[in-house]
Context: one part of a larger RNA
Order: sequence, then C1' cells, then structure tokens
RNA sequence: CUGGGCGUAAAGCGUGCGCAGGCGGUCCGCUAAGACAGAUGUGAAAUCCCCGGGCUUAACCUGGGAACUGCAUUUGUGACUGGCGGGCUAGAGUAUGGCAGAGGGGGGUAGAAUUCCACGUGUAGCAGUGAAAUGCGUAGAGAUGUGGAGGAAUACAGAUGGCGAAGGCAGCCCCCUGGGCCAAUACUGACGCUCAUGCACGAAAGCGUGGGGAGCAAACAGGAUUAGAUACCCUGGUAGUCCACGCCCUAAACGAUGAUUACUCGACAUUUGCGAUACACAGCAAGUGUCUGAGCGAAAGCAUUAAGUAAUCCACCUGGGAAGUACGACCGCAAGGUUGAAACUC
Repeated sequence: CUGGGCGUAAAGCGUGCGCAGGCGGUCCGCUAAGACAGAUGUGAAAUCCCCGGGCUUAACCUGGGAACUGCAUUUGUGACUGGCGGGCUAGAGUAUGGCAGAGGGGGGUAGAAUUCCACGUGUAGCAGUGAAAUGCGUAGAGAUGUGGAGGAAUACAGAUGGCGAAGGCAGCCCCCUGGGCCAAUACUGACGCUCAUGCACGAAAGCGUGGGGAGCAAACAGGAUUAGAUACCCUGGUAGUCCACGCCCUAAACGAUGAUUACUCGACAUUUGCGAUACACAGCAAGUGUCUGAGCGAAAGCAUUAAGUAAUCCACCUGGGAAGUACGACCGCAAGGUUGAAACUC
C1' cells in the first nucleotide's frame, strides 16, 4: 500500500460554521492532460521462466528464446474523467403569501409557597425519629390574624407534546432577533456535498472582580446509630446555588448510532400545515413515536427517523494492564485541559 472495522466487543470528534483538499446533476461543441490502441527506440550482462546441450547425476556450467509488466518519442481514438466555451432545470438558492413553536437576547410584571421582621389573640409545648437526642420555647415559642421585607423558582395546563446544531429551553406581557415547515407561481442557473488546520458555541462543578443571599446545601459543628461510623438518619450551617462581566472547555456532552444523497413491505398513534369540503373519513407534505416483514446482525435486536441496499467526504480503532499516566509542547489566574508514549508485566 492492499485489506478489516467503528450502537452494546477497541473505535463517531460534545455540536456547528467553514478555507485548503476530496467528490460532484443534465445536454451540445471544442480540446486531448488522464485513459486506451499501434509503431519506433531503449529497457547491459548475469539472475528468474521455457526448450535444448555438457560434467555417470545433481548442484553447477552453457546455447537459444521469452520476459524485463518500465521510460521516451511518435501516430491515432474520443466513450469515460479533466480543461475550455455555450445551453438546461430535476440539486441548491431567492422573492411573494401563510403557519406552528419552553428557539435566542433585553426589559417589565403577577400570584402561590418558604423564610425573616413588627403588632394582635393565646398557652406549654414545638420540632424531629425506627426510637431518641442535640435544637427552638414562660425573655411567651409552635398555632392563628393583620401588615411589611427579600430572594429564588414558576403548581395546574403538561403530553408517549413542541423548539433548537448540540449544550439546552417552561408563569404572563412588550421590544429586538435566528431557524424551520406548507402552498402556488415567478426568478437565478450547479451557485452543491463533505471538510484536515482554523473559528464559534458548549450542562454541572470550579476560578476572578463586584453585587445578591429566601430556600437548599459540599466543607464544618453538634446529636444519634455502631465494635468503630471521619457515613447512611437528625439539628444547625459556610462556600456555592442567583445577577453582571471575564475565564474554564469537561460529562454515561448517549440514540453509547458522523454528515449528505438516492432507493427499499406494511399497520397504528401523534404534532403542524395544505387544498377540497358534507365540516366527518380519506389524501399530500414536513416532523415525532410504537409494532412488524424482507434484508442485516454474534445475539439481543435494528427495520423508510435502518444497525437494510448503494455513493461521496471526514473523524476514529488495531490485545489487557502500566495509562489517558510520564516527558515535551500548546492553552489556563488556578484547578486543570488538549496532544500523548515507553520500560516492565500478563
């Protein structure tokens, strides 16, 4: 290099955008770089292979042929790939009209609940557990009524539901804004797909500065349990959780399933739109699910949202441990991240 793989055995980058690169619809003409065919030259000899010869054979030596799959020049061919030119509309996109949506950013606002504060009523308990105790309470708690403060999250609707590239997104209203889908026309005319490096986004925890702090709660303290109990249970409780700005860049970042395109048996449910309507079924399109067939699969299973049949491009894998460690490099304020071995051992 050829070859085999990647849902669960090792292996799909967390996700997107995208330069280079790779690949690329349909028709016509030209070209002849690739490609194919012929010719000529060359491709030393030996070796290898074939047919012979010589040592009694063999190894070995030797004659002839073939081969040397290559390179160069040249003559053709024009289907295919490429190049150039000109068209096309089925890919892609634009315009017009609609539609659904927790898609994103900012601002405002509402009610329930917890906690705290003040006052009123009122009296001996409250809280907690398997049982207790620590804790709170006669300095009047808990309960109940009124008023107030403050922070965080939005019961029901709610769904096997929707939106988003992923992370993720949920009270209500306003402003700004991205994407998607549908229908019918018109337009552009291959403008496409994928994407190493790169760039952007990226839960939670964590970090920096400044705010905020109701509830919850690492650490911590106390009470229990226990042989012990640095735990599970209980009473407290600080970072944090919240906001702004800046970092961090990792997750079982999972569908453990890369992206795009085409094709391939059915059934049912559901979301959104369409046209036509009798206002119901059926139909079309785009999603979301369940069951099942061919096929696939080691099996369980997957099965038009494929793990089926094909094509293009990218990432990744190559026995277990040592180890996602060491060293180096790059990044980071740090924590650490990314890249990533070997000895040795089984």
Molecule: small-subunit ribosomal RNA, central domain
Organism: metagenome